[in-house]
RNA sequence: CUACCAACCUAGAUAAUCGCCCCAUUGACCUUUGGGUUAGUGAGGGAGGAAAGUCCGCACUUCGUAAAUGGUACCAGUGAAAACUGGGUAGGCGUGAGCUUACGGUACAGAGCAACAGAGAGGAAACCGUCUCAUUUCGAUGGGAUAAGGAUGAAAGGGUGUGGUAAGAGCACACCGCCUUAUAAAGUAAUUUAUAGGGGCGAGGUAAUCCCUACCUGAAGCAAUCCCGCAAUAUGGGAGCAUAGAUAAAUGAUUAUCUUAAUUCUGCAAAGCAGAAGGAUACAGAAAGUGGCUUAUUGGUUGGUUUUUUG
Numbered sequence: 001c002u003a004c005c006a007a008c009c010u011a012g013a014u015a016a017u018c019g020c021c022c023c024a025u026u027g028a029c030c031u032u033u034g035g036g037u038u039a040g041u042g043a044g045g046g047a048g049g050a051a052a053g054u055c056c057g058c059a060c061u062u063c064g065u066a067a068a069u070g071g072u073a074c075c076a077g078u079g080a081a082a083a084c085u086g087g088g089u090a091g092g093c094g095u096g097a098g099c100u101u102a103c104g105g106u107a108c109a110g111a112g113c114a115a116c117a118g119a120g121a122g123g124a125a126a127c128c129g130u131c132u133c134a135u136u137u138c139g140a141u142g143g144g145a146u147a148a149g150g151a152u153g154a155a156a157g158g159g160u161g162u163g164g165u166a167a168g169a170g171c172a173c174a175c176c177g178c179c180u181u182a183u184a185a186a187g188u189a190a191u192u193u194a195u196a197g198g199g200g201c202g203a204g205g206u207a208a209u210c211c212c213u214a215c216c217u218g219a220a221g222c223a224a225u226c227c228c229g230c231a232a233u234a235u236g237g238g239a240g241c242a243u244a245g246a247u248a249a250a251u252g253a254u255u256a257u258c259u260u261a262a263u264u265c266u267g268c269a270a271a272g273c274a275g276a277a278g279g280a281u282a283c284a285g286a287a288a289g290u291g292g293c294u295u296a297u298u299g300g301u302u303g304g305u306u307u308u309u310u311g
Base pairs, nucleotide, nucleotide: 003305004304005303006302007301008300009299012258013257014256015255016254017253018252020046021045022044023042024041025040026039027038028037029036030035048283052294053293055292056291057290058289060221061220062219063218070216071215072214073213074087075086076085077084078083088103089102090101091100092099093098104212105211110210111209112206113205127150128149129146130145131144132143133142134141135140158176159175160174161173162172163171177201178199179198180197181196182195183194184193185192186191225239226238227237228236263277264276265275266274267273268272
């Protein structure tokens, strides 16, 4: 070089002609006095970073006022909220830079669930095996003890060693692990490290099952809703409504030029520099507003990782 990781920026420019929508304004005509048609003027305005999805929030509108329902849950910061940024602990992926999941509850407050296999899945447990006693046709059978070894399973409830025992077992002890108390250091904190003391250490898993604890929390939604008029000739008009504001939905087309874009070629060993050609090419279109999240995508910049090669 290649490939990858993270963050950020961008989404071509100018002019002319014609066309479309809105606003302001001048004249003429019509009129149900709301407004409509037509000819002009204006150095007036006219689509994005996501306008997409319609996932979350806020304001706003109407109804409602009650508990339900729903949401959040490690620490700090920003924030109106939603969310985002960084950190911590436990895990997963990647060679790596990095990416990513979860986070209140000693499940002993109570209840529930765990197929099959297995003796047994929670105050559960003895199939094989081991020890021991009795009987014996010497093949075995029965009683008692056991949970160290083996089987089943995702999971059978601390580990190693020593002692002890009929054989075993934290049964006892030492060390480690686990729980707990205190102190010290680092940190805003979550938490981490170290030291000392105590405890044989609840027979587990699951709360994204119900539940408990703390905090927050009404529903629907701009086609919300409000006003005028009317039941005719009108399923009308206005507000909401906008620094684009339509209502079957406008913001476009053509021509010319520029270029610091992409892309291609040449020279120099290469990075890169210089020259020449080229000439705008992704995703895509407002529909009440606004803060996020998610998805699609052209081009560029900065920092970093890695294999190979060269100096």

The RNA shown here (Bacterial RNase P class A) has 311 nucleotides and comes from a Candidatus Dojkabacteria bacterium. It matches the Rfam family "Bacterial RNase P class A". Gene Ontology terms of the family: dimeric ribonuclease P complex, ribonuclease P activity and tRNA processing. The gene name in the source record is rnpB. The coordinates come from a structure-prediction model, not an experiment, and the mean pLDDT is 76. Of the family's consensus pairs, 98% are formed in the model.